A computed fold for a 111-nucleotide RNA from a Chloroflexota bacterium, annotated as Glycine riboswitch aptamer. Rfam family: Glycine riboswitch aptamer. Gene Ontology term of the family: glycine biosynthetic process. Lineage of the source: Bacteria > Bacillati > Chloroflexota.
RNA sequence: AGCACAGGUGGGGGAGAGACCCGGCCGUGGGCUGGGCACCGAAGGGGCAAACCCUGCGUGGUUGUGCGGGCGCGGGGCGAAACUCUCAGGUAAAAGGACCCCACCUGGCCG
Numbered sequence: 001a002g003c004a005c006a007g008g009u010g011g012g013g014g015a016g017a018g019a020c021c022c023g024g025c026c027g028u029g030g031g032c033u034g035g036g037c038a039c040c041g042a043a044g045g046g047g048c049a050a051a052c053c054c055u056g057c058g059u060g061g062u063u064g065u066g067c068g069g070g071c072g073c074g075g076g077g078c079g080a081a082a083c084u085c086u087c088a089g090g091u092a093a094a095a096g097g098a099c100c101c102c103a104c105c106u107g108g109c110c111g
Stems, first nucleotide, its partner, number of pairs: 003111001005107009018037001020036007038091003044087001045085003052077008
């Protein structure tokens, strides 16, 4: 100095599932809101597998004893996702939207 990578801003793309039913309010336009049943999985949030780490008991080998390691059976910690739950959110359009691409800016300890 630059890259991977991370973050920010702007632009582009971006799925699913009742424009359901019963009330309330408003400028009667459609909205907002309370309740009900059905449903979605891609804001956010929760859950977990192996590996790894710690640990209890048992156990072969040893002259004997102890420790470590191995093996067997348990316990705990850590533990990702687009998996899973559906708390939150959502179920015309709009908005939102994980994630992907581009430009610029910042960081660049860690690789």